[in-house]
Molecule: transfer RNA
Organism: Clostridia bacterium DTU068
RNA sequence: AGGGGUGUAGCUCAAUUGGUAGAGUAGCGGACUCCAAAUCCGUUGGUUGCGGGUUCGAGCCCUGCCACCCCUG
Numbered sequence: 001a002g003g004g005g006u007g008u009a010g011c012u013c014a015a016u017u018g019g020u021a022g023a024g025u026a027g028c029g030g031a032c033u034c035c036a037a038a039u040c041c042g043u044u045g046g047u048u049g050c051g052g053g054u055u056c057g058a059g060c061c062c063u064g065c066c067a068c069c070c071c072u073g
Stems, first nucleotide, its partner, number of pairs: 001072007010025004019056001027043005049065005
């Protein structure tokens, strides 16, 4: 320099070819317990890496950039 992949909650990851952003775990509260752990119930938490575009509508499509990983040289 060229090609490919990934980027979504504190963390690990979904979202079936555009139509309400979710789960597990963690945090918080409660039940249980002599206390705790485990278990169970409830609950908080997101400018979907940063801009722009297409569309009635974008995590998803197009485009520029950024970070990381892989390949080629």